[in-house]
RNA sequence: AGAGUUUGAUCCUGGCUCAGAACGAACGCUGGCGGCGUGGUUUAGGCAUGCAAGUCGAACGAGAAAGCGGACUUCGGUCCGUUAGUACAGUGGCGAACUGGUGAGUAACAGGUGGGUAACGUACCUCGAUGUGAGGAAUAACUCCUGGAAACAGGGGCUAAUACCGCAUACGACGUCAGGUCCUUCGGGACUUGCCGUCAAAGGUUGGGACUUCGGUCCUUGCCGCAUUGAGAUCGGCCCGCUUCCCAUUAGCUAGUUGGUAGGGUAAUGGCCUACCAAGGCAACGAUGGGUAGGUGGCCUGAGAGGGUGGUCACCCACACUGGGACUGAGAUACGGCCCAGACUCCUGCGGGAGGCAGCAGUCUAGAAGCAUCGACUAAGGCACGAAAGUGUGCUCGUGCGACGCCGCGUGUGUGACGAAGCCCUUCGGGGUGUAAAGCACUGUCAGUAGGGAAGAAGGCCCGGCAGGUCAUCUUGUCGGGUUUGACGGUACCUGCAGAGGAAGCGCCGGCUAACUCCGUGCCAGCAGCCGCGGUAAUACGGGGGGCGCAAGCGUUGUUCGGAUUUAUUGGGCGUAAAGAGCGCGUAGGUGGGCAAGUAAGUCUGGUGUGAAAUCUUCACCGCUCAACGGGAAGGAGCCACUGGAAACUGCUUGUCUUGAGGCCGGUAGAGGUAGGGGGAAUUCCUGGUGUAGCGGUGGAAUGCGUAGAUAUCAGGAAGAACACCGAUUGCGAAGGCGCCCUACUGGGCCGGUCCUGACACUGAGGCGCGAAAGCCAGGGGAGCGAACGGGAUUAGAUACCCCGGUAGUCCUGGCCGUAAACGAUGAGCACUAGUUGUGGGGGGUAUCGACCCCCCCCGUGACGCCGCUAACGCAUUAAGUGCUCCGCCUGGGGAGUACGGUCGCAAGGCUGAAACUCAAAGGAAUUGACGGGGACCCGCACAAGCGGUGGAGUAUGUGGUUUAAUUCGACGCAACGCGAGGAACCUUACCAAGGCUUAAACAGCAGAGAAAACCUGAUGAAAGUCGGGCUGUCUUCGGACGCUCUGUAGAGGUGCUGCAUGGCUGUCGUCAGCUCGUGUCGUGAGAUGUUGGGUUAAGUCCCGCAACGAGCGCAACCCCUGUUGCUAGUUACCAGCGGAUAAUGCCGGGGACUCUAGCAAGACUGCCUGCGUAAGCAGGAGGAAGGUGGGGAUGACGUCAAGUCCUCAUGGCCCUUACGUCUUGGGCUACACACGUACUACAAUGGCUGGUACAGAGGGUCGCAAUACCGCGAGGUGGAGCCAAUCCCUAAAACCAGUCUCAGUUCGGAUCGGAGUCUGCAAUUCGACUCCGUGAAGUCGGAAUCGCUAGUAAUCGCGUAUCAGCAUGGCGCGGUGAAUACGUUCCCGGGUCUUGUACACACCGCCCGUCACACCACGGAAGUCGGCUGUUCCAGAAGUCGCUGGACCAACCCGCAAGGGAGGAAGGCGCCGAAGGAACGGCUGGUAACUGGGGUGAAGUCGUAACAAGGUA
Repeated sequence: AGAGUUUGAUCCUGGCUCAGAACGAACGCUGGCGGCGUGGUUUAGGCAUGCAAGUCGAACGAGAAAGCGGACUUCGGUCCGUUAGUACAGUGGCGAACUGGUGAGUAACAGGUGGGUAACGUACCUCGAUGUGAGGAAUAACUCCUGGAAACAGGGGCUAAUACCGCAUACGACGUCAGGUCCUUCGGGACUUGCCGUCAAAGGUUGGGACUUCGGUCCUUGCCGCAUUGAGAUCGGCCCGCUUCCCAUUAGCUAGUUGGUAGGGUAAUGGCCUACCAAGGCAACGAUGGGUAGGUGGCCUGAGAGGGUGGUCACCCACACUGGGACUGAGAUACGGCCCAGACUCCUGCGGGAGGCAGCAGUCUAGAAGCAUCGACUAAGGCACGAAAGUGUGCUCGUGCGACGCCGCGUGUGUGACGAAGCCCUUCGGGGUGUAAAGCACUGUCAGUAGGGAAGAAGGCCCGGCAGGUCAUCUUGUCGGGUUUGACGGUACCUGCAGAGGAAGCGCCGGCUAACUCCGUGCCAGCAGCCGCGGUAAUACGGGGGGCGCAAGCGUUGUUCGGAUUUAUUGGGCGUAAAGAGCGCGUAGGUGGGCAAGUAAGUCUGGUGUGAAAUCUUCACCGCUCAACGGGAAGGAGCCACUGGAAACUGCUUGUCUUGAGGCCGGUAGAGGUAGGGGGAAUUCCUGGUGUAGCGGUGGAAUGCGUAGAUAUCAGGAAGAACACCGAUUGCGAAGGCGCCCUACUGGGCCGGUCCUGACACUGAGGCGCGAAAGCCAGGGGAGCGAACGGGAUUAGAUACCCCGGUAGUCCUGGCCGUAAACGAUGAGCACUAGUUGUGGGGGGUAUCGACCCCCCCCGUGACGCCGCUAACGCAUUAAGUGCUCCGCCUGGGGAGUACGGUCGCAAGGCUGAAACUCAAAGGAAUUGACGGGGACCCGCACAAGCGGUGGAGUAUGUGGUUUAAUUCGACGCAACGCGAGGAACCUUACCAAGGCUUAAACAGCAGAGAAAACCUGAUGAAAGUCGGGCUGUCUUCGGACGCUCUGUAGAGGUGCUGCAUGGCUGUCGUCAGCUCGUGUCGUGAGAUGUUGGGUUAAGUCCCGCAACGAGCGCAACCCCUGUUGCUAGUUACCAGCGGAUAAUGCCGGGGACUCUAGCAAGACUGCCUGCGUAAGCAGGAGGAAGGUGGGGAUGACGUCAAGUCCUCAUGGCCCUUACGUCUUGGGCUACACACGUACUACAAUGGCUGGUACAGAGGGUCGCAAUACCGCGAGGUGGAGCCAAUCCCUAAAACCAGUCUCAGUUCGGAUCGGAGUCUGCAAUUCGACUCCGUGAAGUCGGAAUCGCUAGUAAUCGCGUAUCAGCAUGGCGCGGUGAAUACGUUCCCGGGUCUUGUACACACCGCCCGUCACACCACGGAAGUCGGCUGUUCCAGAAGUCGCUGGACCAACCCGCAAGGGAGGAAGGCGCCGAAGGAACGGCUGGUAACUGGGGUGAAGUCGUAACAAGGUA
């Protein structure tokens, strides 16, 4: 620090996801040791048991027992001493308000921070001052009695105090009054003087002395107390500034409310409370309401700013079963106190009682989830009490449990092979695990065992010295000596001993992300953080091997921050990606021109205070062996407060200025607005005339109108609406919008003058107004047009598009609505930043006859274009550039502009505006393709023009289907179907049935065994085969070797599977003209350029131009055949001339002329001419056998179709191995209701039949072709000349000549069937071809549709050949005869180039929308129903404070001899308030619900085709 993921690829936007760190964690697997930390996050749910707050006898009274000892004894016991002034309990004092726990409540002066208190308190502690005199009356304990189950309660009697109550005194305090000084926030406060009034107390004890009834008393001294008061310290109360979460779908809240006066109350201010008076107070700078939450120091993360969090530790607050209340006290409205109410639990004798673990342990419940009912206080630190010793202390200190975290250590170290075994992989050679192990040599941490063994201890007590107080004892302080105190713990640590001995796992290995192979599985099982893997070769599932990472842990899950600049202060955006409000006016607010002066709020700076400690950072720091951990020192900001200073900038105040803004004057353009009036053209209707059969409408029609007279035409009239031409990137307006003419009223702009004001400005949350069309209400109006609706068409349907009608509406007046692609998809204002050009308005200059032209300035409105900006497209002085100010808005797609709520509206609906759930994208711009019922250009038997066919018939053949034991397999649009197959009777043959064989039909390695195999022969059998008989190898050093056979292993064989694992070969687009590369250039990039453009060509063929210049594969040419000629050669071909011979024939001699043969050359190149053209080239012509590629062939670019072929061959993987191999016989591939393709033959007279008579080419031939001859009607047979071939043979037909048939199912046609034959072959039954005789089917030119062909072509005629024993209507070839037509490129099909659109890229056979049906999910509505919170009013009212009363009752003081009375207290009663409770009516919120609504999701459901191309109606 980034990465993955939208696309075919690219750039951008944008979300999702990952890598990091952290945790009070949990879960899975695993687990050696130690140190330091840490451990109920859920149920503030309920709790058994034990402990957690006591202490003081030096405040007080009382005061045991067991036991022990002694005495007595009636032997039952009694008494004394001791226990012991002890225990227990009580009075009294202090403490219990601390410590400890929890975070429910609380959004608040609760917390933080800084201040105030002149408005306050403070026990214990410290310092100071002054006192501590003298009396009184009770009461608990105890005892007796009573009630009660208990808890406990009541009554009688005795008694003490540092308990209680008077009195005295008053340094002083407090209060009234009268002064003084100082301070002040002007309210008052501090100090002080005087008179009067009010207010205190308690004693205990050490030592000494004296007295004594021996209980005690007095004196003195010290100490501890007590009272009043001042000061301090500490700790608190109250008040204030700032700060402190979310929701505006919470916008208004408030009656003690805000203030005042008086009073009450408090330690104290205050509506804190009461009465009266006033009507205020709070709120958009967010009141009120709702939700959530203890706050902070800090902690986690982050570069920081921030974000998240508040567990442990520390500070503050709140709470103590829930709610209310006071008492005591210095302090509480009190966790381990009290009273009341409630819920719950327990006890009960049913009458009544008891309780509160959010203290430490522990238990139950809930939960994914958290420990011991441990030790200690005569160990440490602290706290309470005490004079002290000491006592208490679940605070604390320790130990235990848990890998929960952090840190440290170990599980050994060295050596050890070209490298053991095992396992894994393998191309079978080897490689890996791997120096790893073993082996050898060592070490001894930890654990184990044995021994030694701390620090943590300060203090207390005793003795002594010195010092202070004292006469002295004594006491306090200090010093010295002695003695004593450790839970942890015999722990840390140290040493000895033995022995590598006891100690490694977890996750991952497709990319991100470090690490790869085998097997299994086969869209199954499964994985997955995202992208995504798995459908038979899975580095992604599961296992093995190997590897990578971390390590006593490793992974997973959850959560937070980060990455995320993805809420953007640092640090984002808004033309098209999400995002500028439809427009204006304007309030609050924000911001604001020049100069000068002042001020000092902001700002900057110095000082002081504060910012607790811990934490954090730093340190050559220190202590644990290191570290974690702990100690020390230093450091730090920000905020806040006080104070000093600076004055540039902002603010504020004052003065001034004119350039911003406004005014005034003079001009000026305009569809700016409103109202009134006027006009003509057109349409429709009405009246009349002329006139007759149609009109109208469409792609074509029909509905409709018309003989009752339409349409057309003429004249007249009526009505409503809109204003042609001018008219234009024109003008005006803020926007919506505004268009005939005139008038009136009215808004704004621009230009010129530079006279006036003097910053008056800009923006603008709320608010107010304007606001197209449609729509709504009321009243008019209604010509044309025209939703709905009716009809006619179209269509599979057509609730549409087209046509005929037609109502609302469109128009006017008034009132609503308030939305639009209200768009420049671009908020307003100001300033700055190259230009060129057009146009509207105004002004100036120049010039002129002139208002023309030309130049300049201002305002408006367009086009182009630089810098710059932008993801690109593009914008570019009218910015989307560069800056400033203000407002609005955005934060992934869907759900959804939906629901709910609120608000506006008559309604329709508008504004505001979510969530659950779901997806890994949705998007913008541009690129390359592909596609378009887009465009342009061009080509092709593509259409057209022609000729002949197919589709109908019969037959042949292939295919589908069906059948079958099997009908082997493959090929399926073009590009499968007379295809593989160029030839299935057996064979072929792969299929079926049956019968056999098992190392083979062949080759080869190793091990073992053997003497056979071959050959001859017999039996059996359909054959294959099986079972027998006979016979036996070569070499030899005699050991054996070679060959052969058998057995085993290893392995043959497979037309078994996968053509979607492959090679090779092939088809196809297509013989179409295309497909690319290097360098350069352009672009962020994909890519572009080149290859586009203008011409031309069959052609990316060539030329010209050009940021391109070149090159490659294709095209063409080079190759073959053919067309002409020449040369050479001349047999088997040829025969002109010469000769010979014959019935005749190149038959012979001969010839080399011709034909021909087959080799080499020539020839054609737009070379020549004319025209056109820059050129390339085109058109025509000449010559020529041939002319513009002469004709034909071979030749097939980059690629496409997962095209075809595993059954040609080759081959990976899988499968079979007495069979899926192999042999044999027979059958099948030849089946047959049907359907299709391809052919043949026909339907006839351009013909059939009969007879006659000509002319080829190319091939083939010795297991062959076969002549003459003879036989047969014929197929053919007999026979065999010749020929291994320019020699011999196979070898022509149509045509032509003549005759006949005469339009018919025929003398057409030949299927089918019967009979008889021929040939091939081992064999023609299934199942061959041919011949002859007989038979003589369909068929009379073929529906929709569809194929071939442009010249020696189509058509027609025959011939040959491969395969092959035989079998050809098929294939491949050959020649004979030999046409017609092409205007042309609109249309169909295919293709090429350019361009355009695109939501396609599996690329239009694409993509994709909505309803319906099914399943699942979440949500809304809903009669109701069940909760929670809360408001208002009322009823009733516990405890309790306060007030009133107080006739019951009462020791202290007063009067009184007493009785009694007084003062005072006080039970009770009454009243105000008052919790839970009850009632009524609301508000908010949640659960649930028959039914209902839409939404989302879901490999292959239904209906249509809406959108993307002009998407077929943009």
This is a predicted structure of a 1514-nucleotide RNA (small-subunit ribosomal RNA) from a metagenome. The RNAcentral record of the sequence draws on SILVA. It matches the Rfam family "Bacterial small subunit ribosomal RNA". Its family is annotated with ribosome and structural constituent of ribosome in the Gene Ontology. Model confidence (mean pLDDT): 84 of 100.